[in-house]
RNA sequence: UGCCCCGUAGUGUAACGGCAGCACGACAGCCUUUGGAGCUGAAAGCUCAGGUUCGAAUCCUGACGGGGCAG
Repeated sequence: UGCCCCGUAGUGUAACGGCAGCACGACAGCCUUUGGAGCUGAAAGCUCAGGUUCGAAUCCUGACGGGGCAG
């Protein structure tokens, strides 16, 4: 420098172009002799900028970050 893959709550992982879910964790409450068990509740996320579309996490372009291959 070129090419390929990936980017979603703290972590892992889903989501035909149509309400962003699930699990674990953390927090609060309940339960309990105790809780690191169990139950309930609430919080927390689509890397960024454009484009297409009635509508984009999803499609297109570029950028940024991570990984890989080639030189």